The part of an RNA shown here (small-subunit ribosomal RNA, central domain) has 345 nucleotides and comes from a metagenome.

[in-house]
Context: one part of a larger RNA
This record gives sequence, structure tokens and C1' cells, in this order.
RNA sequence: UUUGUUUAAAGGGUACGUAGGCGGAAAAUUAAGUCAGUAGUGAAAUCCCGCAGCUUAACUGUGGAACUGUUAUUGAUACUGGUUUUCUUGAAUAUAGUUGAGGUAGGCGGAAUGUGUAAUGUAGCGGUGAAAUGCUUAGAUAUUACACAGAACACCGAUUGCGAAGGCAGCUUACUAAGCUAUGAUUGACGCUGAGGUACGAAAGCGUGGGGAGCGAACAGGAUUAGAUACCCUGGUAGUCCACGCCGUAAACGAUGAUCACUCGUUGUUGGCAAUACAUCGUCAGCGACUGAGCGAAAGCAUCAAGUGAUCCACCUGGGGAGUACGCUCGCAAGAGUGAAACUC
Repeated sequence: UUUGUUUAAAGGGUACGUAGGCGGAAAAUUAAGUCAGUAGUGAAAUCCCGCAGCUUAACUGUGGAACUGUUAUUGAUACUGGUUUUCUUGAAUAUAGUUGAGGUAGGCGGAAUGUGUAAUGUAGCGGUGAAAUGCUUAGAUAUUACACAGAACACCGAUUGCGAAGGCAGCUUACUAAGCUAUGAUUGACGCUGAGGUACGAAAGCGUGGGGAGCGAACAGGAUUAGAUACCCUGGUAGUCCACGCCGUAAACGAUGAUCACUCGUUGUUGGCAAUACAUCGUCAGCGACUGAGCGAAAGCAUCAAGUGAUCCACCUGGGGAGUACGCUCGCAAGAGUGAAACUC
């Protein structure tokens, strides 16, 4: 450069935002980009065209064109840019409603589990495909009462809802963020994207201090087996929980970047608004299912596009070597980020 990025290589984990790129409607002005004319310059040779000279050609001579450029100047003004004025549909604000497991901090609750104490009560309990390890006459298991502890919140619960993503679920209070709808009141392009950058970012892991019921890497024992460093069983430490600080990765997935415009129908549902008046129906915003055109290698996607277009960013270029080595940055470490080549098929 070209072709691409759901599944073949390829969308950054997510957002905010700097530079940059791109940007709504109308009028005026300017003339930087843009377009046209004129003048200067654009050495010669080369290239191209005509003619001529060596018997021809190569070669050479000569004339022309060209040199797509640049400078100055005179004009043009549709588009882009600059300046000024105006507009409201993009964007934001206001007011009035409304929605939800959105976030942070505190308080409270019941069921279950485990443990302790007391009581009843006696020989087993537990566990498995079958067993055994284990617990138990120092009275277990079971049942009852009381107490304590930590963690998770049955039913409702849903193809539900909210959040930028990660994610969020007992009840309640405080603080706080967001969306949606209606009005069309206010500002008047304030917008979109976004290299670097900053913030957030499951689980596991790390540091310090707490906490430790259940579960449970490692570990121990019992089984199984030819063996069994496993699957099954009995125990069980880190961890799981809390506070603060790191880590910065995931099949961080819709394997589908963000924003805007346009595009055939059917159907369910969530949250508003407005009608009608109980049969339903309109509209806006979301979440699902089905099916056309179109697209696609196909599977499939199909107004929530993978359709038709526009702007900006990220990324890909045969398999292995390799997300490795080296260097650098970050980190307490684990490691993360950036990221090759030789060689080989």
C1' cells in the first nucleotide's frame, strides 16, 4: 500500500481525557488552501518529435517541444480554512416526575452450620460401589434448652433489573452517582473520536494487622489399582472474610471498538408518558425471540446488523521458533508491559 479483524491471523479489559484528525444551519467579509491568466526562472547534457552528417546503425550536429516545479502579479469565490453576526435540529442545562441486586459507610435480622455448657438416653455413629482410616462406655450419634462464633443471604427470582467494564441480591438508615420520561423554559455547536496520559479493573497471589464457622490447594492417613504422587473417603495448613497498601492479568466473551445517519415485517417483556374506558391502542427508552431484503466461505447476522454509508482510534499479514531471548519501564516478589532474530517446515 492493498485486503481485512463473530468463528480462518487480527477490536485495546473498561472509561475519562491532552495533542491531533473530523465536524450542524443561514448571511457577510477575507482570499490561506483551491482554480485561471500573464511575466520571470526552471544551466547544459539526458528523455520525446522533426531535419541533417558519417555507405547504415550505434553515435553526433541542429531546431522544437518538454522540464508536470517555483517566484511575482492580476483575477475567480462553489467548496475547505480564518474573522464577524445570526439560528436551533446536535450537545448540555433547568423544572416536574419516575426506575433499579448502581456505589460507599453504619445499624439490625432469621434459617442453617460448628463449638461449649446442662439435660434425656444407650451402643453404636459416620462414610462408601463395597470398605477402611476417623469419632464413641472418659457416654458419642440422636433429641431438648441456653450461650458463643464466623460466613453466606433459601423462597421472591425471571430469556428480569442496574452499572463504562470488572461486577452488583436478607432488611434498613445516611451520603452519593446514573438512566429514562414529560415540558420545550435556558445556553447556542459548547460536538465525535482519541496516539501518549490518568483512573477503575474478577479470581488467584503478595505485604502489615485482625479474624477463622463452613469449605479447602499443599500435606497426612484409608481405599481403588499392576502402579495411583489421581478420581472416592476421613482429617487438614495457607487461602477464602475484614482494614489498609500492592499486583494489573482472564475464554476481562456478544470471541463483535466508539459515535452518527438510513433501511421489510411478526411477537413477548421492563421503565415512563399520553389516550380510550375495560375489548384495547399510540409514543419514547431498554431487554429477548422469530423471519425477509441485503450481507456472508458457510454457520449465521438481520433497526441491539455481521445490511447501506460517514468520522476517529486499535489491531492483522504462513506454521513453528515465541509471547521466548536481549534491552528498557513497572513490581516487595510472583511476574506484567514492550517485543525480535538465527534456524526450520
Its mean pLDDT, the model's own confidence on a scale to 100, is 86. The full RNA is in RNAcentral, with records from SILVA.